The RNA shown here (transfer RNA) has 74 nucleotides and comes from an uncultured Erysipelotrichaceae bacterium. The prediction has a mean pLDDT of 81. It matches the Rfam family "tRNA". By type it is a transfer RNA.
RNA sequence: GCGCCCGUAGCUCAGCUGGAUAGAGCAUCCGCCUCCUAAGCGGAAGGUCAGGCGUUCGAAUCGCCUCGGGCGUG
Numbered sequence: 001g002c003g004c005c006c007g008u009a010g011c012u013c014a015g016c017u018g019g020a021u022a023g024a025g026c027a028u029c030c031g032c033c034u035c036c037u038a039a040g041c042g043g044a045a046g047g048u049c050a051g052g053c054g055u056u057c058g059a060a061u062c063g064c065c066u067c068g069g070g071c072g073u074g
Base pairs, nucleotide, nucleotide: 001073002072003071004070005069006068007067010026011025012024013023019057028044029043030042031041032040050066051065052064053063054062
């Protein structure tokens, strides 16, 4: 250089035959429980879906470009 894969919450990931509020676990915060803590239970907060442009009535999902990471190959 070329080819392929990946990028979604603080972390690990699901969702990707386009469809209405974008989710789970862990972590964080609050509450319940407890003499206190932990565990357990309930709740809350947390996201420009890497960035830009395009297609579409509608994009995390499709196309193009760029950036970052990984693998293969000359």